[in-house]
């Protein structure tokens, strides 16, 4: 340098154009004499600019980070 693939919550993965889900982890509560254990709740996220398109986490381009692979 060319090539391909990855980016979603603090963390680990789901979401193949129509309301962003779960789990573990935080927080309040309930239970317990306290603590764990459990058992209701609460908040919390689509890397960044752009374009398609009624309508993008998605489709497309570039940008950044991060991995393979070739030279």
């Nucleotide at each position: 340098u060319g090539g391909c693939g990855c980016a979603u919550a603090g963390u680990u993965u789901a979401g193949c154009g129509g309301c962003a889900a779960a789990a573990c982890a935080a927080c309040g509560g309930g239970c317990u004499u306290u603590g764990a254990c459990u058992c209701c709740g609460u908040a919390g996220a689509c890397a960044a600019g752009g374009g398609u398109u009624c309508g993008a986490u998605c489709c497309c381009c570039u940008u950044u980070g991060c991995g393979c692979c070739a030279a």

This is a predicted structure of a 71-nucleotide RNA (transfer RNA) from Amorphochlora amoebiformis. It is recorded under the gene name trnQ-UUG. The RNAcentral record of the sequence draws on ENA. It matches the Rfam family "tRNA". Rfam classes the family as a transfer RNA. The coordinates come from a structure-prediction model, not an experiment, and the mean pLDDT is 83. The organism belongs to Amorphochlora, within Eukaryota.